RNAcentral holds the sequence, with entries from ENA. Transfer RNA from a Candidatus Pacearchaeota archaeon, 72 nucleotides, folded computationally. Taxonomically the source falls in Candidatus Pacearchaeota (Archaea, Nanobdellati). The coordinates come from a structure-prediction model, not an experiment, and the mean pLDDT is 82.
[in-house]
């Protein structure tokens, strides 16, 4: 410089163009506990940025950011 693959809760992620965007895990509150873990209940909390198609975009295209691998 070019060519591919990715960008979604604090961390890992699931998501046929149409459901309130799902779960673990993290936290914070409560239960149990002599206190603590463990375990149970509850709650928090996210689509990378403009633009574009579309009746509808997390999905589809386009630039741009960025991060990973391969050329040069």
């Nucleotide at each position: 410089g070019a060519g591919c693959u990715c960008g979604u809760a604090g961390u890992u992620u699931a998501g046929c163009g149409g459901a309130u965007a799902g779960a673990a895990u993290g936290u914070c509150a409560g239960g149990u506990u002599u206190c603590g873990g463990c375990c149970c209940u509850g709650a928090u909390g996210a689509c990378c940025g403009g633009g574009g198609u579309u009746c509808g975009a997390g999905u589809c295209c386009c630039c741009g950011c960025g991060a990973g691998c391969u050329c040069g």
About this RNA:
It matches the Rfam family "tRNA". The family's RNA type in Rfam is transfer RNA.